[in-house]
Molecule: SAM riboswitch aptamer (S box leader)
Organism: uncultured Hyphococcus sp.
RNA sequence: CAUCAAGACCAGCCGAGGGAUAGGCCCUUUGACGCUGGGGCAACCGCCAAAAAGUCUGACCGGCUUUUUCGGAAAGGUGCCAAUUCCUGCGGGAGGUUUUGCCUCUCGAGAGAUG
Numbered sequence: 001c002a003u004c005a006a007g008a009c010c011a012g013c014c015g016a017g018g019g020a021u022a023g024g025c026c027c028u029u030u031g032a033c034g035c036u037g038g039g040g041c042a043a044c045c046g047c048c049a050a051a052a053a054g055u056c057u058g059a060c061c062g063g064c065u066u067u068u069u070c071g072g073a074a075a076g077g078u079g080c081c082a083a084u085u086c087c088u089g090c091g092g093g094a095g096g097u098u099u100u101g102c103c104u105c106u107c108g109a110g111a112g113a114u115g
Stems, first nucleotide, its partner, number of pairs: 001115004009038005017027003021089004039081003044077002047072002049069008085111001090108008
C1' cells in the first nucleotide's frame, strides 16, 4: 500500500480446550484446537494474452520497460478451507422506544489477518 459479505473437507495421530484480546455468542470427548497425509478454494506474487504509452531504429518489423483489463490458465511461491475478520468494543449519522438508558440500520476509525 491492497484486500478481508464470495469460495473451499476427508483420513490418521493426539486428548481438552478452542474461536488474537475483553464481553457476548458459538465450536468441542458424536474428539474440538493442534500436527501429518491427501483433496479442494481463491488468484496476492509469478506466468500467458490483448491494448496504450515510452524507448532502441532513418523508418518498419521486432525487442525491452511501464501501465491497464470484472481478460486467460492453475504447472511454480504464498495464503485459505465453522459462523462477515462470528458480533460488539472508539467516533459520526438516521430511525424506534417504556429516554441519564436501550434497540435497529448505516458510515468511518482502531485492532487483527493475508499478500